A computed fold for a 351-nucleotide part of an RNA from a metagenome, annotated as small-subunit ribosomal RNA, central domain.
[in-house]
Context: one part of a larger RNA
């Protein structure tokens, strides 16, 4: 390579978008690239194969015979791919009309906790732990009231509830702004799936430059723990960080450890959304579609475990990985990156 994997044994790119390429819906008709037949032609001889013949037999030599495939050439088929034409709506999209939401960006407001300041009352303690003790107060602490200040984050609602492509998003308003779902079926008529390269976004920690700093808090420093304790776990402090702006950096158990898209094949139950029927004065309630999320289960899968219309069933397409265990995500080589690093990715040798 072929095979054969890819929830948990090695194996789904962190999402997404998207150019080549691959693959593609229905109906009529033309060609004849592919495809499927019929003919020649060539495909040396030896060898192999088959029917026979000579060496006594075999090996061995001799004659004769067939193709099987390819390749060219010519004739025909038109079911299927495929190319042209022409047409259609069941994919796909567009218009209307309605609905949900922490979806995103930005500005402006809120209120409760918390530290710190002033200022009143008040005294000997506070605080903190398994127990302490450092801390911290008579230069008046905690505790209370009143006033100010910052900065961070938004208790209830709230929910295996909602939105996003994923990262992720929750105080309340206002302003822009993406996508969804639901009903009508006016319109356009396969416009479509996937996607190497490429391109965008992309937790937190990390860099660079500005800011800002309440609480937390790597380091660092005291106290305990303990035989030691340069520790874990605890306590008093406590420096980047953590918060804002502009930029970089590309990583995670980025997990559903399950790529995307499409069909088909039992139910039951919960809950968000929308549309409707029957009811009704109306809204409930009780049915019914369609879209979401969850939970049991049937065939069926699966080594089990489990999955199980939201597959990890039964098919299709197309992309990615995967091939003993270490050395190794390492060394070099490029390419990014201010750096830390990331991508890409090997051997030897050893079990």
């Nucleotide at each position: 390579u072929u095979g054969g994997g890819c929830g948990u044994a090695a194996a789904g790119c962190g999402u997404c978008c998207g150019c080549a390429g691959g693959u593609g819906g229905u109906u009529u008709u033309u060609c004849a690239a592919g495809u499927c037949u019929g003919c020649u032609g060539u495909u040396a001889a030896a060898g192999a194969c088959u029917g026979g013949a000579g060496c006594u037999c075999a090996a061995c030599u001799c004659c004769g015979g067939a193709a099987a495939g390819g390749c060219a050439g010519u004739g025909g088929a038109a079911a299927c791919u495929g190319a042209g034409a022409a047409a259609c709506u069941a994919g796909a999209g567009u218009u209307c009309g309605g609905u949900a939401g922490g979806g995103g960006u930005a500005g402006c407001g809120g209120g409760a906790a918390u530290u710190c300041c002033c200022a009143g009352u008040g005294u000997a303690g506070c605080g903190g732990u398994g127990a302490a003790a450092u801390g911290u107060g008579u230069a008046g602490a905690u505790a209370u009231u009143g006033g100010g200040a910052a900065g961070a984050a938004c208790a209830u609602c709230g929910g295996u509830g909602g939105c996003g492509a994923a990262g992720g998003c929750g105080c309340g308003c206002u302003a822009c702004u993406g996508g969804a779902c639901c009903g009508a079926a006016a319109c356009u008529g396969a416009c479509a799936c996937u996607c190497a390269g490429g391109g965008a976004c992309g937790a937190a920690a990390g860099c660079u430059a500005g800011g800002g700093g309440a609480g937390c808090g790597a380091a660092a420093g005291g106290g305990a723990u303990u035989a030691g304790a340069u520790a874990c776990c605890c306590c008093c402090u406590g420096u980047a960080g953590u918060c804002c702006u502009a930029g970089c950096u590309g990583u995670a158990a980025a997990c559903g450890a399950u790529g995307g898209a499409a069909a088909c094949a039992a139910g039951g139950u919960g809950u968000g959304g929308c549309u409707u029927g029957u009811a009704u004065c109306g809204a409930c309630c009780c049915g019914a579609g369609c879209c979401g999320u969850g939970c049991c289960g049937u065939a069926g899968c699966u080594a089990a475990c489990g999955c199980g219309u939201u597959a990890a069933g039964u098919u299709u397409c197309c992309c990615g990985c995967c091939u003993g265990g270490g050395g190794a995500g390492u060394a070099c080589g490029c390419a990014c990156g201010c750096a830390a690093g990331u991508g890409u990715g090997a051997a030897a040798c050893u079990c």

The full RNA is in RNAcentral, with records from SILVA.